[in-house]
Molecule: transfer RNA
Organism: Patescibacteria group bacterium
RNA sequence: UGGGGAAUCGUCUAAUGGUAGGACGCGUGCCUUUGGCGCAUGCAAUCGGGGUUCGAGUCCCUGUUCCCCAG
Numbered sequence: 001u002g003g004g005g006a007a008u009c010g011u012c013u014a015a016u017g018g019u020a021g022g023a024c025g026c027g028u029g030c031c032u033u034u035g036g037c038g039c040a041u042g043c044a045a046u047c048g049g050g051g052u053u054c055g056a057g058u059c060c061c062u063g064u065u066c067c068c069c070a071g
Base pairs, nucleotide, nucleotide: 001070002069003068004067005066006065007064010024011023012022013021018054025043026042027041028040029039030038047063048062049061050060051059
């Protein structure tokens, strides 16, 4: 430099263009002599910018970072 791929709660991981969910974690409460386990409940995210659409995590353009291949 060229080609391909990836980016979503703190972490991992889902989501036919139609309410962004789950697990772990964390907070609170119950339970327990205490802790742990267990139960209930809550917190928390779509890489940046623009476009298409009634509606975009998803489609299009562009940028950034990372990975793979070629040179």